[in-house]
RNA sequence: GACAUAGUGUCGCCGAAAUCUAUGGAGAUCAUAGAUACGGGGGACCCAGGUUUUUUGGGGCGAAUUCCCCACCCAGCAGGGGAUAAAGCACUUCCAAGCUUGAGCCCGUCAGCUAACCCCGCAGGCAUUUGGGAGGGCAUCG
Numbered sequence: 001g002a003c004a005u006a007g008u009g010u011c012g013c014c015g016a017a018a019u020c021u022a023u024g025g026a027g028a029u030c031a032u033a034g035a036u037a038c039g040g041g042g043g044a045c046c047c048a049g050g051u052u053u054u055u056u057g058g059g060g061c062g063a064a065u066u067c068c069c070c071a072c073c074c075a076g077c078a079g080g081g082g083a084u085a086a087a088g089c090a091c092u093u094c095c096a097a098g099c100u101u102g103a104g105c106c107c108g109u110c111a112g113c114u115a116a117c118c119c120c121g122c123a124g125g126c127a128u129u130u131g132g133g134a135g136g137g138c139a140u141c142g
Base pairs, nucleotide, nucleotide: 012126013125014124018036019035020034021033022032023031024030038121039120040119041118042117047112057110058107059106060105061104066083067082068081069080070079086101087100088099089098091135092134093133094132095131096130097129
């Protein structure tokens, strides 16, 4: 230097939401079951300790919290606008500018932390941001 084998990593974005095995099926990013990886919740001592909660209910997932104005306020409808904690933007990180989000859902009177242990999820939605510094990965050439 070349070849082969094995292992590992990478191959658009948000998100934990990927991969493998078996069975069924003509097949599917199809269905069912299991496993690994990833994610979430419950759950002791100790601590929390002189504080908090107990209908003014309380709690969980999530970046999505906290306000102001208008409209409605008999019933019905329950909307619109502006800001904000915070979040995302294509390898990671820092700085600057720009764009977007700043929702929704669940438990059911009950849960602080928490080892062992127990339970659950493993969806859905999209189509691209530029500049500079530092650090990496891959490919090609020398």

Predicted 3D model of a 142-nucleotide RNA (c-di-AMP riboswitch aptamer (ydaO/yuaA leader)) from a Phycisphaerae bacterium. Rfam family: c-di-AMP riboswitch aptamer (ydaO/yuaA leader). The family has 106 seed sequences and 7,607 matches in Rfam 15.1. The organism belongs to Phycisphaerae, within Bacteria.